[in-house]
Context: one part of a larger RNA
RNA sequence: UUGGGCGUAAAGAGCACGUAGGCGGGUUUGUAAGUCGAUUGUGAAAGCCCCGGGCUUAACCUGGGAACUGCAGUCGAAACUGCUAAUCUUGAAUGUUCGAGGGGAUGAUGGAAUUCCUGAAGUAGAAGUGAAAUUCGUAGAUAUCAGGAGGAACACCGGCGGCGAAGGCGGUCAUCUGGCGAAACAUUGACGCUGGGGUGCGAAAGCGUGGGGAGCAAACAGGAUUAGAUACCCUGGUAGUCCGCGCCGUAAACGAUGGAUACUAGAUGUUCGGAGAGUUAACCCUCUGAGUAUCGUAGCUCACGCAUUAAGUAUCCCGCCUGGGGAGUACGGCCGCAAGGUUGAAACUC
Numbered sequence: 001u002u003g004g005g006c007g008u009a010a011a012g013a014g015c016a017c018g019u020a021g022g023c024g025g026g027u028u029u030g031u032a033a034g035u036c037g038a039u040u041g042u043g044a045a046a047g048c049c050c051c052g053g054g055c056u057u058a059a060c061c062u063g064g065g066a067a068c069u070g071c072a073g074u075c076g077a078a079a080c081u082g083c084u085a086a087u088c089u090u091g092a093a094u095g096u097u098c099g100a101g102g103g104g105a106u107g108a109u110g111g112a113a114u115u116c117c118u119g120a121a122g123u124a125g126a127a128g129u130g131a132a133a134u135u136c137g138u139a140g141a142u143a144u145c146a147g148g149a150g151g152a153a154c155a156c157c158g159g160c161g162g163c164g165a166a167g168g169c170g171g172u173c174a175u176c177u178g179g180c181g182a183a184a185c186a187u188u189g190a191c192g193c194u195g196g197g198g199u200g201c202g203a204a205a206g207c208g209u210g211g212g213g214a215g216c217a218a219a220c221a222g223g224a225u226u227a228g229a230u231a232c233c234c235u236g237g238u239a240g241u242c243c244g245c246g247c248c249g250u251a252a253a254c255g256a257u258g259g260a261u262a263c264u265a266g267a268u269g270u271u272c273g274g275a276g277a278g279u280u281a282a283c284c285c286u287c288u289g290a291g292u293a294u295c296g297u298a299g300c301u302c303a304c305g306c307a308u309u310a311a312g313u314a315u316c317c318c319g320c321c322u323g324g325g326g327a328g329u330a331c332g333g334c335c336g337c338a339a340g341g342u343u344g345a346a347a348c349u350c
Base pairs, nucleotide, nucleotide: 003322004321005320006319007304008303012318014201015200016199017198021194022193023192025088026087027086028085030083031082033081034080035077036076037075038074039073040072041071042070049065050064051063052062053061054060091191092188093187094186095185096184097182098181099180103177104176105175106174107173108172109171110154115149116148117147118146119145120144125136126135162169163168206247207246208245209244210243211242215241216240220236221235222234223233258317259316260315261314262313263312266295267294268293269292270291271290272289273288274287275286276285299306300305323350324349325348332343333342334341335340
């Protein structure tokens, strides 16, 4: 490379947008590049293969044929692909009317709780643990009440429920804003799918700078435990956690399952819509669309399991794998302030 694969054995990029490229709906016209047929030229000889001949045979030599699956020209075919011209509406998109939502950004604001400060009142303990001690407290703590300050997070609702491409998103209100769904019509008329490079987003931790700092808490200190205890437990406690701006670009970034389209028994729950029947109304019932879950048939799978939200049946495009260790290391390149990230071997060894 061919082939075979990628839920758990190696293997789906963390996620999206999108360039080149690849692939692409129905009908008709033309064309003839691909495609197919015929024919001409060429495809050296030798060799291989077939039928013969010559050395006693064979090796060897030799005659003829076939083959040389290719390339080019000419003449045709027009189904398919391409191209051309036209057309269609089912793919896609737009508009109209509604709908649900912790989707995002900015600003404002609320109550509970923790801590601290001030005052009141009050006295000897409080805190902590398996038990203790370090610790706090007669300079008046803890418990109680009133007032104040400040930061962070939003109990109940809350759900195996919702939204988002993923990361993720939860008090309340306002403003700005993205996406999604339903129902009918109307409009455009294939405008589509995927996407190497590229660009953007991307938890936590970490970094730079300026703020902020209640609680929590790496490091650190002390007290215990223990043979030891650089831990688990306790008392403290700094970075950090929070905000603005700028980096980092990684996670078991997981459904360990790339995206799109079509097809293939059902049953049940739930969220958001639509229609009908019925009713005072709701619930309930029937049909239907979009999600989200559980079970299950065919089928698939080594098995576990998956099963209309496929890991089934197919097509298109991308990414990735090819024994274990060495190693996600070394070297080099690119990126980064750094930490490091990304790309990514070999010797050797089993």